Background
This is a predicted structure of a 525-nucleotide part of an RNA (small-subunit ribosomal RNA, central domain) from Odessia maeotica. Model confidence (mean pLDDT): 80 of 100. Rfam family: Eukaryotic small subunit ribosomal RNA. The literature on the family includes a 2001 paper in Science by Yusupov et al., "Crystal structure of the ribosome at 5.5 A resolution". The RNAcentral record of the full RNA draws on ENA and SILVA.

[in-house]
Context: one part of a larger RNA
RNA sequence: UUGCAGUUAAAAAGCUCGUAGUUGGAUUUCGGGAUGGACCCGUCGGUCCGCCGCAAGGUGUGUACUGACUGGUUUGUUCUUCUUCGCAAAGACGCCUCAUGUGCUUAACCGCAUGUGUUGUGGAUUUACGACGUUUACUUUGAAAAAAUUAGAGUGUUCAAAGCAGGCUAUCGCUUGAAUACAUGAGCAUGGAAUAAUGGAAUAGGACUUUGGUCUUAUUUUUUUUGGUUUCUGAGACCGAAGUAAUGAUUAAGAGGGACAAUUGGGGGCAUCCGUAUUUCGUUGUCAGAGGUGAAAUUCUUGGAUUUACGAAAGACGAACAACUGCGAAAGCACUUGCCAAGAGUGUUUUCAUUAAUCAAGAACGAAAGUUAGAGGAUCGAAGACGAUCAGAUACCGUCCUAGUUCUAACCAUAAACGAUGUCGACUAGGGAUCAGCGGGUGUUAUUUGACGACCCCGUUGGCACCUUACGGGAAACCAAAGUUUUUGGAUUCCGGGGGAAGUAUAGUUGCAAAGCCGAAACUU
Numbered sequence: 001u002u003g004c005a006g007u008u009a010a011a012a013a014g015c016u017c018g019u020a021g022u023u024g025g026a027u028u029u030c031g032g033g034a035u036g037g038a039c040c041c042g043u044c045g046g047u048c049c050g051c052c053g054c055a056a057g058g059u060g061u062g063u064a065c066u067g068a069c070u071g072g073u074u075u076g077u078u079c080u081u082c083u084u085c086g087c088a089a090a091g092a093c094g095c096c097u098c099a100u101g102u103g104c105u106u107a108a109c110c111g112c113a114u115g116u117g118u119u120g121u122g123g124a125u126u127u128a129c130g131a132c133g134u135u136u137a138c139u140u141u142g143a144a145a146a147a148a149u150u151a152g153a154g155u156g157u158u159c160a161a162a163g164c165a166g167g168c169u170a171u172c173g174c175u176u177g178a179a180u181a182c183a184u185g186a187g188c189a190u191g192g193a194a195u196a197a198u199g200g201a202a203u204a205g206g207a208c209u210u211u212g213g214u215c216u217u218a219u220u221u222u223u224u225u226u227g228g229u230u231u232c233u234g235a236g237a238c239c240g241a242a243g244u245a246a247u248g249a250u251u252a253a254g255a256g257g258g259a260c261a262a263u264u265g266g267g268g269g270c271a272u273c274c275g276u277a278u279u280u281c282g283u284u285g286u287c288a289g290a291g292g293u294g295a296a297a298u299u300c301u302u303g304g305a306u307u308u309a310c311g312a313a314a315g316a317c318g319a320a321c322a323a324c325u326g327c328g329a330a331a332g333c334a335c336u337u338g339c340c341a342a343g344a345g346u347g348u349u350u351u352c353a354u355u356a357a358u359c360a361a362g363a364a365c366g367a368a369a370g371u372u373a374g375a376g377g378a379u380c381g382a383a384g385a386c387g388a389u390c391a392g393a394u395a396c397c398g399u400c401c402u403a404g405u406u407c408u409a410a411c412c413a414u415a416a417a418c419g420a421u422g423u424c425g426a427c428u429a430g431g432g433a434u435c436a437g438c439g440g441g442u443g444u445u446a447u448u449u450g451a452c453g454a455c456c457c458c459g460u461u462g463g464c465a466c467c468u469u470a471c472g473g474g475a476a477a478c479c480a481a482a483g484u485u486u487u488u489g490g491a492u493u494c495c496g497g498g499g500g501a502a503g504u505a506u507a508g509u510u511g512c513a514a515a516g517c518c519g520a521a522a523c524u525u
Base pairs, nucleotide, nucleotide: 004496006494007477008476012493014365016363017362021358022357023356026250031080032079033078034077035076036075037074038073039072040071042069043068044067045066046065047064048062049060050059051058052057084131085130086129088127089126090125093122094121095120098117099116100115101114102113103112104111135197136196137195138192139191141189142188150181151180154164155163166175167174168173207244208243209242210241211240212239213238214237215236216235217234218233255355256352257351258350260347261346263344264343268340269339270338271337274318275317278314279313280312281311282310283309285307289300290299326333327332370411371410372409373408374407375406380404384400385399386398387397422492423491424490426484427483429468430467431466434463435462436461437460438459439458440457441456443455444454445453472479473478498525499524500523508517509516510515
């Protein structure tokens, strides 16, 4: 690993990006022809056999024998569609020269047939060596790989576990064993070429053929007697030229990226603008209570509370519209308007051509509370103080109120950060709504007819959800995913292994701190 789980039982990182890692779409040799063997079915014959018949012949169909043809199955060889080059050796077979035997033949060694030997030459093929060749994974076979162990053969340790003995003859002696299999991975040799990688010709510095130069180098022969030089020839390197070729770029993924177009959204940032409420204050009218509660009290009140009216200021907040609706990676996002950059989906006879998926390390964002420094402090309000209630009340109820709640600049990095459900891809089922775009309609409505709109209908792509069923799953609740799972393998990341002790101790690290991340054990049950 085969082969567990992760909605609720233990469990998916809050969310996104991202390197290493892992994984990664389709496509290039498929087919056709010739021929041999084996087997089978069928058809048409022949032989054999049976029957009829004097015979000619006819007929039967038989586990009989056998021939031809067509077809099928299977297995080879070969061509299309060639591993090259050099050297050496062997060499089936073909041609040529010469010699010779036999038979026939000729006037003749003249010719034919056949056999043997020999010279030269062509040559399929085979072997050895050298040069060079895309490279691996995979798989086949072989060699190699201690013994004991394991499996297993043989054998009456009295049986057996064992052991590697033993058996025959009983006088010498003779004779058989002590097998075999398995043996991961790595390495070696070898056949295969499906699958998976990898390479080649795009600024042709590409392939092949021919050819011209330049340079280097070498041994034979001739010219030389030796030495030297040069030419030819061979080999190598480099620089050109011409020719040959179907000359050389797979496709455009219901993968991805980019461009373009018209949209769309309570997505983000900055500014602007409005609204009522609340509290406080100013002015104002009235007069005895007002608050608050289950009932009360604390509290305010002729120095006029509460309440009424008219204003002002402040700081918060954005009702109804508001939805099983939208946007955003999540956290989250709702008065108006403007500006700024970004996103998704849709459309497209646009472009690139594998650019992709998921991700240790690492990074950005991350509600509320909390921390630091400012600003601001209307409301509400931890802590605190009172009033009640109560056996008690350090609470629930009431009155007041500090920090805070708001904004700015920085930290913190956690939540039942929940869909308690990782991300990407494929498939499996019916329905009606809805949001965004697109396509269509002699459709409705308004204008005088267009144009755009708004409605209605049909289709389509992509969303947030829902309903009904269960072919399916599940312990069930339930789930179109939580299905396609003992008929178990699409890719990839994280994470769980009885309950407690314990998310504790300790170490490390981050943080101003609070704390976060990482994270046990003893013991207990």